[in-house]
RNA sequence: GGUCUGGUAACUUAGUGGUAAAGCGCCAGUUUUCCAAACUGGUUACCGGGGUUCGAUUCCCCGUCAGACCU
Numbered sequence: 001g002g003u004c005u006g007g008u009a010a011c012u013u014a015g016u017g018g019u020a021a022a023g024c025g026c027c028a029g030u031u032u033u034c035c036a037a038a039c040u041g042g043u044u045a046c047c048g049g050g051g052u053u054c055g056a057u058u059c060c061c062c063g064u065c066a067g068a069c070c071u
Base pairs, nucleotide, nucleotide: 001070002069003068004067005066006065007064011023012022013021018054025043026042027041028040029039030038047063048062049061050060051059
């Protein structure tokens, strides 16, 4: 330098145009002599900009970051 893949919650991952899902974490409560575990409730997210569309996490373009391969 070229090709490809990816960026969603503090972390790990779903989500093929129509209210963004779960685990884990965190907070509160119940329970326990205490802690842990368990149960109940709460809490935080679509990398940036532009375009298409009635509507974009999703499709297109540019940028940026990470990774793999080629040279």
Description:
Transfer RNA from Saccharimonadales bacterium (SeqCode), 71 nucleotides, folded computationally. The coordinates come from a structure-prediction model, not an experiment, and the mean pLDDT is 80. The sequence is in RNAcentral, with records from ENA. Its Rfam family is "tRNA". By type it is a transfer RNA. Taxonomically the source falls in Saccharimonadales (SeqCode) (Bacteria, Bacteria candidate phyla, Candidatus Saccharimonadota, Candidatus Saccharimonadia).